RNA sequence: GCCCUAGUAGUUUAGUGGUAAAAUAACUGCCUCGUAAGCAGUAGUUGUAGGUUCGAUUCCUACCUAGGGCU
Numbered sequence: 001g002c003c004c005u006a007g008u009a010g011u012u013u014a015g016u017g018g019u020a021a022a023a024u025a026a027c028u029g030c031c032u033c034g035u036a037a038g039c040a041g042u043a044g045u046u047g048u049a050g051g052u053u054c055g056a057u058u059c060c061u062a063c064c065u066a067g068g069g070c071u
Stems, first nucleotide, its partner, number of pairs: 001070007010024004018054001026042005047063005
């Protein structure tokens, strides 16, 4: 220098054009003499910037970050 893969909630990961989701963590309440566990609930997220589209996490381009390969 070129190529490939990945980037989604605090963390680990689903979701392949039509309202973004689970587990766990956090917070609130219930329970308990108290704590833990358990139960119920709440808030929280699409790497950045453009393009296509009625509509983009999804498709395209560039860039950034991480990992891998070739020279």